The RNA shown here (Guanidine-I riboswitch aptamer) has 99 nucleotides and comes from uncultured Steroidobacter sp. Of the family's consensus pairs, 100% are formed in the model.
RNA sequence: AGAAUGUGCCUCUAGGGUUCCGAUCGUUCAUCGAUGGCUGGUCCAAGAGAGGCAGUCCAGCGACUGCUGGAUACACGGCGGGACAAAAGCCCGGGAGGU
Numbered sequence: 001a002g003a004a005u006g007u008g009c010c011u012c013u014a015g016g017g018u019u020c021c022g023a024u025c026g027u028u029c030a031u032c033g034a035u036g037g038c039u040g041g042u043c044c045a046a047g048a049g050a051g052g053c054a055g056u057c058c059a060g061c062g063a064c065u066g067c068u069g070g071a072u073a074c075a076c077g078g079c080g081g082g083a084c085a086a087a088a089g090c091c092c093g094g095g096a097g098g099u
Stems, first nucleotide, its partner, number of pairs: 007054006015044002020041002022038001023035004055072007074094001076097001080092003
């Protein structure tokens, strides 16, 4: 200096907005409309958040294609762009950059 690896899914949370529900307002009974600096439900949601199940690696046992145990570390991070209704700690991205 370069290459490879640092895994996947599910449930949830920080967080997020407003398609639907609800709420509030509009003479509001209906219809319709407006509002997300409307608490909320549906919804989206973390590489650097949590839990679970798998996967991978190592060792031992078994002789079958499994069982048991262990390991799976560390991780500061823009601007800008993208999608869905829209936004975000989502995706670009373990990026650019920094140490």

Model confidence (mean pLDDT): 82 of 100. It was read from a public genome assembly, where an Rfam model found it. It matches the Rfam family "Guanidine-I riboswitch aptamer". For this family Rfam cites "New RNA motifs suggest an expanded scope for riboswitches in bacterial genetic control" (Barrick et al., Proc Natl Acad Sci U S A, 2004). Gene Ontology term of the family: regulation of gene expression. From the family's description: This family represents a conserved RNA structure found upstream of the ykkC and yxkD genes in Bacillus subtilis and related genes in other bacteria.